[in-house]
RNA sequence: GUAACACGUGGGUAAUUUACCUUUUGGCGUGGGACAACAGACCUAACGGACUGCUAAUACCACAUAAGUCGGCGGAAACUCAGGUUCCUGUCGAGAAAGAUGGCCUCUCCUUGGAAGCUGUCACCGGAAGAUGAACCCGCGGCCCAUCAGCUAGUUGGCGAGGUAACGGCUCACCAAGGCUAAGACGGGUAGCUGGUCUGAGAGGAUGAUCAGCCACACUGGGACUGCGACACGGCCCAGACUCCUACGGGAGGCAGCAGUGGGGAAUAUUGGGCAAUGGGCGAAAGCCUGACCCAGCCACGCCGCGUGGGUGAUGAAGGCCUUCGGGUCGUAAAGCUCUGUGGGGAGGGACGAACAAGUGCGUACCUAACACGUACGUGCCCUGACGGUACCUCCUUAGCAAGCACCGGCUAACCAUGUGCCAGCAGCCGCGGUAAUACAUGGGGUGCAAACGUUGCUCGGAAUUAUUGGGCGUAAAGCGCACGUAGGCGGCCACUUAAGUCGAAUGUGAAAGCCCUUGGCUUAACCAAGGAAGUGCAUCCGAAACUGAGCGGCUUGAGUACGAAAGAGGGUCGCGGAAUUCCCGGUGUAGAGGUGAAAUUCGUAGAUAUCGGGAGGAACACCGGUGGCGAAGGCGGCGACCUGGUUCGAGACUGACGCUGAGGUGCGAAAGCGUGGGGAGCAAACAGGAUUAGAUACCCUGGUAGUCCACGCCGUAAACGAUGGAUGCUAGAUGUUUCUGGUAUUGACCCCGGAGGCGUCGUAGCUAACGCGUUAAGCAUCCCGCCUGGGGAGUACGGCCGCAAGGCUAAAACUCAAAGGAAUUGACGGGGGCCCGCACAAGCGGUGGAGCAUGUGGUUCAAUUCGACAACGCGAAGAACCUCACCUGGGUUUGACAUGCACGGAUUAGCCCUGUGAAAGCAGGGUGACGCGGCUUGCCGUGGAACGUGCACAGGUGCUGCAUGGCUGUCGUCAGCUCGUGUCGUGAGAUGUCGGGUUAAGUCCCUUAACGAGCGAAACCCUUAUCGCUAGUUGCCAGCGGGUCAUGCCGGGCACUUUAGCGAGACUGCCGGUGUUAAACCGGAGGAAGGCGGGGGCGACGUCAAGUCCUCAUGGCCUUUAUGCCCAGGGCUGCACACGUCCUACAAUGGGAUGGUACAGAGCGAUGCAAAACCGCGAGGUGGAGCAAACCGCAGAAAACAUCCCUCAGUUCGGAUUGUAGUCUGCAACUCGACUACAUGAAGCUGGAAUCGCUAGUAAUCGCAUAUCAGCUACGAUGCGGUGAAUGUGUUCCUGAGCCUUGUACACACCGCCCGUCAAGUCAUGGGAGCUGGUAGCACCCGAAGUCCGCUUAGCUAACCGCAAGGAGGCGGCGGCCGACGGUGAGACCGGUGACUGGGACUAAGUCGUAACAAGGUA
Repeated sequence: GUAACACGUGGGUAAUUUACCUUUUGGCGUGGGACAACAGACCUAACGGACUGCUAAUACCACAUAAGUCGGCGGAAACUCAGGUUCCUGUCGAGAAAGAUGGCCUCUCCUUGGAAGCUGUCACCGGAAGAUGAACCCGCGGCCCAUCAGCUAGUUGGCGAGGUAACGGCUCACCAAGGCUAAGACGGGUAGCUGGUCUGAGAGGAUGAUCAGCCACACUGGGACUGCGACACGGCCCAGACUCCUACGGGAGGCAGCAGUGGGGAAUAUUGGGCAAUGGGCGAAAGCCUGACCCAGCCACGCCGCGUGGGUGAUGAAGGCCUUCGGGUCGUAAAGCUCUGUGGGGAGGGACGAACAAGUGCGUACCUAACACGUACGUGCCCUGACGGUACCUCCUUAGCAAGCACCGGCUAACCAUGUGCCAGCAGCCGCGGUAAUACAUGGGGUGCAAACGUUGCUCGGAAUUAUUGGGCGUAAAGCGCACGUAGGCGGCCACUUAAGUCGAAUGUGAAAGCCCUUGGCUUAACCAAGGAAGUGCAUCCGAAACUGAGCGGCUUGAGUACGAAAGAGGGUCGCGGAAUUCCCGGUGUAGAGGUGAAAUUCGUAGAUAUCGGGAGGAACACCGGUGGCGAAGGCGGCGACCUGGUUCGAGACUGACGCUGAGGUGCGAAAGCGUGGGGAGCAAACAGGAUUAGAUACCCUGGUAGUCCACGCCGUAAACGAUGGAUGCUAGAUGUUUCUGGUAUUGACCCCGGAGGCGUCGUAGCUAACGCGUUAAGCAUCCCGCCUGGGGAGUACGGCCGCAAGGCUAAAACUCAAAGGAAUUGACGGGGGCCCGCACAAGCGGUGGAGCAUGUGGUUCAAUUCGACAACGCGAAGAACCUCACCUGGGUUUGACAUGCACGGAUUAGCCCUGUGAAAGCAGGGUGACGCGGCUUGCCGUGGAACGUGCACAGGUGCUGCAUGGCUGUCGUCAGCUCGUGUCGUGAGAUGUCGGGUUAAGUCCCUUAACGAGCGAAACCCUUAUCGCUAGUUGCCAGCGGGUCAUGCCGGGCACUUUAGCGAGACUGCCGGUGUUAAACCGGAGGAAGGCGGGGGCGACGUCAAGUCCUCAUGGCCUUUAUGCCCAGGGCUGCACACGUCCUACAAUGGGAUGGUACAGAGCGAUGCAAAACCGCGAGGUGGAGCAAACCGCAGAAAACAUCCCUCAGUUCGGAUUGUAGUCUGCAACUCGACUACAUGAAGCUGGAAUCGCUAGUAAUCGCAUAUCAGCUACGAUGCGGUGAAUGUGUUCCUGAGCCUUGUACACACCGCCCGUCAAGUCAUGGGAGCUGGUAGCACCCGAAGUCCGCUUAGCUAACCGCAAGGAGGCGGCGGCCGACGGUGAGACCGGUGACUGGGACUAAGUCGUAACAAGGUA
């Protein structure tokens, strides 16, 4: 290269050939002429080549001979697949050969010996056979694409001829028109085939390196020659491309042989040794040749074996790493002690592979006249090694020279630290990395393998994920829209025959190697050798006859025909009918009608709408009407007639398997759409207008054209759905309905009991992932067809077919994602449903939102306006002038303002006083002065502790991280829920319980119940308040008794009352009636201080929000350490265009003011305190100081209320902001920046838009009082206390929130969810595209090399033969012709590349516009 008889396997050749080899048979006669080498001489650059002359042969030629051979013409026989073949025989013809060498003298002749000759060996020729090789033919087998469906002219066959070793269109002439194809021709792509190899349980799948068989090729294309064999790798000729040489005339070449070079590539070795062995060629042999081969070299490329040491050794060394700082681990590991010696190194010895052959000696046999020679066999000797001084053996040497690679988040064996901080990086899949990374990098440690270990690529497996073994198609991908029917597949019962399938036996084959088994050889193994088995296959033959097939004969149950009935919107054609809409005409009649959520466009005074009468026209057929009927499906609905299809039932006559399915094919096939011609009432895409809206090319409205209707013709698709192909058989039932029929009964119609056909509902077994299906199967089986194989790209592109078009049918790939999807579950959500609750709404009362002020927040400003909180915003803050303080500016300080420990110094010290400087802090300095013990000259010495100083560990941080945390808190929410055990159900997630009926404030209770119980919540228990009793009476109280006062429990006295504060009682639906299920409970009532939880509080389930807080506190990590710590002065947190929240005060007359008019609380607080009386001040306040650690004294005047008077609706006698002046108090200090007082000033504001808040009874509203914090105060805040004291609702439609049940869901970060499309940007692949360009295979024509073949040639050349010669025959050469490679021209086909522009597609953290889908997704 080849999809082919190329290969494999089995056959055939009666259609063949085969050198060398073996066996056998017959021969080997007689002659002849040349040409190399060589010699001479010439041409050429070279390669090479003329010329002259000599010569040999087993070279060449002629003749002879011919057993057999071949051919022609005859005859006989046998076999036969009927084509033929074999054999015997007669005759005619054709056609062979070559010598070389050894020995010998038996025979003949010369004669030491030789020649003829004899005898060997090897050659030569003819024939027969074998073996081997080759050739040809045939059956079967093994790739992809049908988007390749038609292909073919030598094509298919015949006759004749040529050609071949041989059959054959192999070639040619003529004749005929055939041949192949859906069991896939033709075309395209890819590929050498096989034994085998890898994988797999197997069936299979993949593959074709090494080794072996076959084929093909040898620079590309063509061709023949020679030869047994070639159309020839290391031969020839021609053409072409390329390389080289050249004197330019011309020549040479072919590593896909072994090495080697270059190139390409991720990648693949030495220009080695030897023919010693094995094998091959030639030769008689020696021998020669052999990059076959045997060896060596290189490469961990693979397989196998071995080593890098063994034993002992705990101060668990040093060191590393980690650490909770205690320790742990590397780790008996090391060191140390002791032992061994494989490999490596040195020395010595040293192979097997060698057997031959040849030569020679001997022996035996054969040959022969021969004991020569020769041949064969046996045996001895001689000789041969590339590897290689290699394997192996012995000795010596020293633990000495010899361990790496990957991994350690899960899968998957193995964990810590540091660094990094969505960076750097990792990643096979899931996924890691955003400051505590077992996942990155490094270290330590560990795990796994080990002279290897990982990675990448490829193949099989797992994958039952193409399913023969061994899958599916209702909803996951998947039943053609439906039927008829061709090929094909499958097919009822009973006999007989056959033997194709099927089963069994035998024979041949299935090369060797390999795999497997058993042995054996290398020390073992890998490896190698021997034997066996297997090779499921093919072929031949023998046998069996159940099943299938085939043939033949029968049967009736499948199927059908005839007969009698029945129902029906089954289909087609032609007529007929009434209601309604619209329009036209006429009458009545008047101002509206119509339409909507509301409107408008529209119609109407030219008379609408409404109403009555008449007419026209088209379309559709109310009621009946029905999970009723019919049809194959689409589909079919007024009535009648005609034509016509199918179905069912009954009886049981006839045919006799006539059947089922159905690739292609054909027909039918809703709506919309198309063509031509009609028709047109209503409706109604497009379109117009009106609305809606941010927009509204929509939803709504008013109009309105195609169309809808008819005829004819196209289209051929639908969620053409039961999302369920057709046929047959089998497998519990119940019930409804429709058609027919039997029985019983009846006057009859029902009812009832049966059978058959349809249409439904429920359900058993079974099936199903579940949902569900369940005799109308999705059950159990058989047959046939169709279809599926992750999502997107895409039912798209290209191609083809169909169509007038629209478009339909068929139908990919690149690329991209790690999902897409089904069913069910739990939640969450819904502009889904039901039930129910809450000041949720409604009904009310009072506010906020408008004003001024206060306060907080945002924003802005600033050196700083510290920080946090947004379920925030009179919050942290129960009190920022300094302090607080965290912020800013400036000044200082460094073991520190504070704690503990260590070392050293040390009497200067603690405390107090003072000076300088300074804003202070601080810095610098002075004075005074003090502890214990011992010694002792009472003043000093020694020492100790504390303090202090210096140094070191450390302190400190309102610095960061609430997303590392504890604790505490908010929120849903005081909502009624949240769970568990056991059981049961479900493959499971889960469910049940917890649902349902009642009831409740409540998962509260009752009933029912595959549940039974239990827990956390609810309730109760606790506190307080409302009634009573008992106990106890002081500081409380005062009824009675006594005393006293202007008066007062003031005093004696008392504890009755009030009260105080301890203990009890009381309320439980307990009682009555009604309702209810006889329950739970509810309603009403009685009694009671209180009645159905009496009022209020505390108490907050499982959980949610990475909710809040590192600035209360605690705390991991990080950061800082002459600063982010500490001290100080001053400033800031109070700044102000503005926006928001929460309050206060008002706007007034239910009010305000005045009269210091007259009353009535509770709960608190008080020693750095509350402070009375009295006096002073207009007042804040001051002076004063009694009393009181408080049921005693004080704060302390309660205020609304009540009474009287004034004000009289006004910016006021309302309102009080703002501002001025003068003061008071606290405090070191009121400038920034306090509160209060007095006088004066007298702003906005006349009840507040959209919107929004609180409250259901001692509540709202309103009135004051007290307290914490606190020097003072920004408090109008917060927390408590009491006084006065309402209105409304008994409802659940709506808003909001919550609960339960249910429903839908494409949501699960859970609707603040999900998600679609255009546009814009980037990247990628791809379709179209004027074209441009390359390749492939054909077609037509032109040219026509080499060469075979055919023809011509007495013209050139020519030894052998013929011929006396001339010459001839033959050959060479030449010429012509057919064919013919390369090449050229032309028109097309197919496949690539590329292309301005263009189409869609995919992907890409944060682009634009809208909101289409998922909830009724807001128009299903």